[in-house]
RNA sequence: GGGGCUGUGGCGCAGUUGGGAGCGCGUCUGCAUGGCAUGCAGAAGGUCAAGGGUUCGAAUCCCUUCAGCUCCA
Numbered sequence: 001g002g003g004g005c006u007g008u009g010g011c012g013c014a015g016u017u018g019g020g021a022g023c024g025c026g027u028c029u030g031c032a033u034g035g036c037a038u039g040c041a042g043a044a045g046g047u048c049a050a051g052g053g054u055u056c057g058a059a060u061c062c063c064u065u066c067a068g069c070u071c072c073a
Stems, first nucleotide, its partner, number of pairs: 001072007010025004019056001027043006049065005
């Protein structure tokens, strides 16, 4: 320098007809227990990497940029 993949709550990840932003763990609160472990109920937590475009509507499609991983040279 060229090609490919990845980027979504604190962490690990899902998300296919383009229309609901979610799961597990973790955190907080309450209840159960004499207490812990644990269980149950509830809650907080998101610029869907950034910018632009298409569309009535974009995490999802197109373009550019950034970061990481990887292959070729």

Transfer RNA from a Planctomycetota bacterium, 73 nucleotides, folded computationally.
It was read from a public genome assembly.
Taxonomically the source falls in Planctomycetota (Bacteria, Pseudomonadati).
It matches the Rfam family "tRNA". Rfam's curators write: Transfer RNA (tRNA) molecules are approximately 80 nucleotides in length.